């Protein structure tokens, strides 16, 4: 220097053009004498950043940043 992947809640992921979500974590409640489990709820996000295609992008294209790996 080049190639590949990956980047979405606080974390582990999902969603591969048409309203952003699951599960833990965290907040209230219920239950208990009380914790905890256990049930019910609530809240939490400029989708790494800019730009371009498109009627419409987390999603298709380029550009750049950060991990990771392979090659030199």
């Nucleotide at each position: 220097g080049g190639g590949u992947g990956u980047g979405u809640a606080u974390u582990u992921c999902a969603g591969c053009g048409g309203c952003a979500g699951a599960a833990a974590a965290a907040c209230c409640g219920u239950c208990u004498c009380a914790u905890a489990a256990a049930c019910g709820g609530u809240a939490a996000g400029u989708c790494g950043c800019c730009c371009g295609u498109u009627c419409g992008a987390a999603u298709c294209g380029g550009g750049c940043c950060a991990c990771a790996c392979c090659c030199a």
Notes:
The RNA shown here (transfer RNA) has 72 nucleotides and comes from Anaerolinea sp. The organism belongs to Anaerolinea, within Bacteria. Its mean pLDDT, the model's own confidence on a scale to 100, is 85. Its Rfam family is "tRNA". Rfam links the family to the GO term triplet codon-amino acid adaptor activity.